[in-house]
Context: one part of a larger RNA
RNA sequence: GGACGAACGCUGGCGGCGUGCUUCAUACAUGCAAGUCGAACGAGAAAUUAGAGCUUGCUCUAAUGGAAAGUGGCGGACGGGUGAGUAAUAUGUAGGAAAUCUGCCCUAGAGAGGGGGACAACAGAGGGAAACUUCUGCUAAUACCCCAUAUGAGCAUACUUGAGAUAGUAUUCUUGAAAACUCCGGUGCUCUGGGAUGAGCCUGCAUCUGAUUAGCUAGUUGGUGGUGUAAUGGACUACCAAGGCGACGAUCAGUAGCUGGUUUGAGAGGAUGAUCAGCCACAAUGGGACUGAGACACGGCCCAUACUCCUACGGGAGGCAGCAGUAGGGAAUUUUGCGCAAUGGGCGAAAGCCUGACGCAGCAACGCCGCGUGAAUGUUAAACCCUUCGGGGUGUAAAGUUCUGUCAGUGGGGACGAACAAAUGACGGUACCCACAGAGGAAGCACCGGCUAACUCCGUGCCAGCAGCCGCGGUAAUACGGAGGGUGCAAGCGUUGUCC
Numbered sequence: 001g002g003a004c005g006a007a008c009g010c011u012g013g014c015g016g017c018g019u020g021c022u023u024c025a026u027a028c029a030u031g032c033a034a035g036u037c038g039a040a041c042g043a044g045a046a047a048u049u050a051g052a053g054c055u056u057g058c059u060c061u062a063a064u065g066g067a068a069a070g071u072g073g074c075g076g077a078c079g080g081g082u083g084a085g086u087a088a089u090a091u092g093u094a095g096g097a098a099a100u101c102u103g104c105c106c107u108a109g110a111g112a113g114g115g116g117g118a119c120a121a122c123a124g125a126g127g128g129a130a131a132c133u134u135c136u137g138c139u140a141a142u143a144c145c146c147c148a149u150a151u152g153a154g155c156a157u158a159c160u161u162g163a164g165a166u167a168g169u170a171u172u173c174u175u176g177a178a179a180a181c182u183c184c185g186g187u188g189c190u191c192u193g194g195g196a197u198g199a200g201c202c203u204g205c206a207u208c209u210g211a212u213u214a215g216c217u218a219g220u221u222g223g224u225g226g227u228g229u230a231a232u233g234g235a236c237u238a239c240c241a242a243g244g245c246g247a248c249g250a251u252c253a254g255u256a257g258c259u260g261g262u263u264u265g266a267g268a269g270g271a272u273g274a275u276c277a278g279c280c281a282c283a284a285u286g287g288g289a290c291u292g293a294g295a296c297a298c299g300g301c302c303c304a305u306a307c308u309c310c311u312a313c314g315g316g317a318g319g320c321a322g323c324a325g326u327a328g329g330g331a332a333u334u335u336u337g338c339g340c341a342a343u344g345g346g347c348g349a350a351a352g353c354c355u356g357a358c359g360c361a362g363c364a365a366c367g368c369c370g371c372g373u374g375a376a377u378g379u380u381a382a383a384c385c386c387u388u389c390g391g392g393g394u395g396u397a398a399a400g401u402u403c404u405g406u407c408a409g410u411g412g413g414g415a416c417g418a419a420c421a422a423a424u425g426a427c428g429g430u431a432c433c434c435a436c437a438g439a440g441g442a443a444g445c446a447c448c449g450g451c452u453a454a455c456u457c458c459g460u461g462c463c464a465g466c467a468g469c470c471g472c473g474g475u476a477a478u479a480c481g482g483a484g485g486g487u488g489c490a491a492g493c494g495u496u497g498u499c500c
Base pairs, nucleotide, nucleotide: 001500002499003498004497006496007495008494009493010492013371014370015369016368017367018366019364020363021329026327027326028325030324031323032322035074036073037072040071041070047064048063049062050061051060052059053058054057081282082281083280091206092205093204094203095202096201100199101198105195106194107193108192109191110190111189113147114146115145116144122137123136124135125134126133127132152175153174154173156171157170158169159168160167180187181186208254209253210252215245216244217243220242221241222240223239224238225237226236227235257279258278259277260276261272262271263270264269284305285304286303287302288301307318308317309316310315335361337360338359339358343357344355345354346353347352374403375402376401377400383394384393385392386391407441409436410435411434412433413432417427444489445488446487447486448485449470450469451468455484456483457482458481459480465472466471
């Protein structure tokens, strides 16, 4: 000198664009953050209409209607948060598979025949303070099951490609699918091949510090047969062998999410990993699996632990490292806002519903950028300061005169963003435009001994104090405190901290 997610002191006019718990991965009141589909299914409240009975405002019946709940499907594995753990099951980069899976989507081929029994909801009867739960009975389906069918799948054998068969083809045997709805346009269902997308696995290289850590290792290293997985493999298991790693730093300990990037530097390099983007890991702490194409699952389940809450003491409920917000910690970090109008996502044929993702607004000079706080004229006013008492300085500065109208203010008009045939805007009566009035509402902070731009007076008297370094102060202090003046930067200025 530059940089900052900064903080502190003094000060503070406006706008645009960004950014905002770096500390306790501490504990959380309250609200919201993941639902949707009636064109899969049964049942169907309120309300409306019509009719009947009449007690004249109720009951019954039928139709329309479609709430809440339930079965079923898809989605809750995305999106959002955090960085605790992790020094390699991570990341970056380059590869590999004769060792893999992939819902929705695209494409190609083949198919959907027949039958059955349940369980919710509901009704009835119980238990419980509650959470919830038991028994009996009824019922539907794109829920569940059986039979049939097969381009398939599996074992074995042969052939082909190849370095190698676990790949492809052929044969025998075994086995194995489906679901309907409809507004009649379609939408779905089953099997198989291919694609796309996504994911899992393996390998090389790179990836902080310590030797005041030198030896480490028994599933350890390899083999064979198995188990397990979508898949390879000591991943696991039985047996056999005795290997494997290490001064090119094993093991141990400490620290740490990694990267694109950011920052500094002429570069090499150093430091760093906020916001944005990619990957990973985690969801009170520890463990486990279930469902599913995908999880060992933040707002799912089970167990244990700690904590909090409810309780009728028998038993139950909970998890903000989602968005706001609260307490605590801290030098320190915002609103319990508006909207689904746009973009994107889930469901749905669609209308649409949901969406604290997102779009916006609010707060904060936290940062960057831009603008303003007036312009011209005006010759020595006053005041203050200095003085050699002549004068000099603040100083054209002010006043006065003549103007301008940015920003802020008032009034009027008023968008783009909306994609469309039409309708649809949270922001927002915002931006912007026009008119009006009037210099009015808008400047501070640090420094002035040298480094380092900027000097005098008074007070103080090694005191009070200053200080980044050198050093100032003990009676004429340009270094302390005040004043006048000056210098620098400017809605900021200085200090502190960290990095280059």

About this RNA
A computed fold for a 500-nucleotide part of an RNA from an uncultured bacterium, annotated as small-subunit ribosomal RNA, 5' domain. Rfam family: Bacterial small subunit ribosomal RNA. Its family is annotated with structural constituent of ribosome and ribosome in the Gene Ontology.